[in-house]
Small-subunit ribosomal RNA, central domain from a metagenome, 348 nucleotides, folded computationally. Its Rfam family is "Bacterial small subunit ribosomal RNA". The prediction has a mean pLDDT of 90. The RNAcentral record of the full RNA draws on SILVA.
Context: one part of a larger RNA
RNA sequence: CUGGGCGUAAAGCGCACGUAGGCGGCUAGGUCAGUCAGAUGUGAAAGCCCCGGGCUCAACCUGGGAACUGCAUUUGAUACUGCCUGGCUUGAGUAUGGUAGAGGGAGGUGGAAUUCCAGGUGUAGCGGUGAAAUGCGUAGAUAUCUGGAGGAACACCAGUGGCGAAGGCGGCCUCCUGGACCAAUACUGACGCUGAGGUGCGAAAGCGUGGGGAGCAAACAGGAUUAGAUACCCUGGUAGUCCACACCGUAAACGAUGAAUGCCAGUCGUCGGGUAGUAUACUGCUCGGUGACCCACCUAACGGAUUAAGCAUUCCGCCUGGGGAGUACGGCCGCAAGGUUAAAACUC
Numbered sequence: 001c002u003g004g005g006c007g008u009a010a011a012g013c014g015c016a017c018g019u020a021g022g023c024g025g026c027u028a029g030g031u032c033a034g035u036c037a038g039a040u041g042u043g044a045a046a047g048c049c050c051c052g053g054g055c056u057c058a059a060c061c062u063g064g065g066a067a068c069u070g071c072a073u074u075u076g077a078u079a080c081u082g083c084c085u086g087g088c089u090u091g092a093g094u095a096u097g098g099u100a101g102a103g104g105g106a107g108g109u110g111g112a113a114u115u116c117c118a119g120g121u122g123u124a125g126c127g128g129u130g131a132a133a134u135g136c137g138u139a140g141a142u143a144u145c146u147g148g149a150g151g152a153a154c155a156c157c158a159g160u161g162g163c164g165a166a167g168g169c170g171g172c173c174u175c176c177u178g179g180a181c182c183a184a185u186a187c188u189g190a191c192g193c194u195g196a197g198g199u200g201c202g203a204a205a206g207c208g209u210g211g212g213g214a215g216c217a218a219a220c221a222g223g224a225u226u227a228g229a230u231a232c233c234c235u236g237g238u239a240g241u242c243c244a245c246a247c248c249g250u251a252a253a254c255g256a257u258g259a260a261u262g263c264c265a266g267u268c269g270u271c272g273g274g275u276a277g278u279a280u281a282c283u284g285c286u287c288g289g290u291g292a293c294c295c296a297c298c299u300a301a302c303g304g305a306u307u308a309a310g311c312a313u314u315c316c317g318c319c320u321g322g323g324g325a326g327u328a329c330g331g332c333c334g335c336a337a338g339g340u341u342a343a344a345a346c347u348c
Base pairs, nucleotide, nucleotide: 004319005318006317007302008301012316014201015200016199017198021194022193023192025088026087027086028085029084030083031082033081034080035077036076037075038074039073040072041071042070049065050064051063052062053061054060091191092188093187094186095185096183097182098181099180103177104176105175106174107173108172109171110154115149116148117147118146119145120144121143125136126135162169163168206247208245209244210243211242215241216240220236221235222234223233258315259314260313261312262311263310266293267292268291269290270289271288272287273286274285275284276283277282297304298303321348322347323346330341331340332339333338
C1' cells in the first nucleotide's frame, strides 16, 4: 500500500464546535484541466516471451519478431468530474404565530426530617446485634412538649415520562439565557456533510486558597466475629461530601453500537404538536421524540430489525495473537496525584 474488520471475539476518540483537507442537490451554456480515442516521436543493448539458425544434444551463442502496459507533442470526443457564467427549490437557513420541558446561570424563599442548644414533664434505663460488647445515662439520658441555631437534601407528584451534544439536570418564585418541536405562508438560493491538527465542555475522587460543616463518612480508635480478621457487623470519628474562585481531564464517560443523508413490511404503548369527523370523552390522518414485539434482510451465535447491527453513499477515529504493557524511555501537560503520546528485549 492492498485486504478484512470495530454491540458481546482485538477495535467508535467521553462529547461538541470548527481550521486545512475530503465529499457534495436539480438545470442550461461555455471551457476541455481530469477522462477516453487516433496519429507521430521516443521508450539503448542485453534479458524474459514467440519463430528460426550454430556448436553431435543441452547449457551456451546467434538472426528476426513481439513486448516495453510509460512519457512528450499533436488531432479529435464531451457523457461524467473539475473550472467559469446564468437559472431553480426539494438540502440548509431566515422571518411570523404557537407549544412542551428536572436545558443552563444568578438571586430569593418554603416545609418535613436529622443533629445540637435552652426550658418543661418524667425515671432508669437507652442504644445496638445473629447474639453481644464498646458507647450514652441518676452530674437525670432514652421518650415527650415548647422555643431557638445551623447545614445539607428536596418525600408524595414520578412515569422503559421530560430536557440536554455528552457529562448530566428534580421543592417553590423572580430575572437573564441556549436549544427543540408544530402550523401556515413568505424570503435567501446549495449558503451543505464530515472533520487530521486546534479550541471548548466534561461524573466521582483528588489538589490549591478562603469560607462552611447538620447528616453521612475513606483514614483512624475501640467493641465483636474468627485459628487469625490489618475485613464483613457494631459504637465513635477526621479529611471529604457543601459554597466561591482556580486546577485536574479521567470512568463499565455504555446503547460496551462515530457523525450525516437516502431507501426498505407491520402491530401495540407512551410524550409534545397539528388536523378532520357537529366533538374536553372517542376514532381516523399527519409531523417530531421515546419504548415493546415482530417480517424481509443481517449475524458465529446471542441477538438487531424505519431509534438497524438491513440496503447504499460521504467523511473521521480505531483494530491486526496472549503476556511483557497502556509499562519503560523521551516529548508535551500538571502545584502534585498523575494524564497523554507510546515501544523493545524476553516468553508462550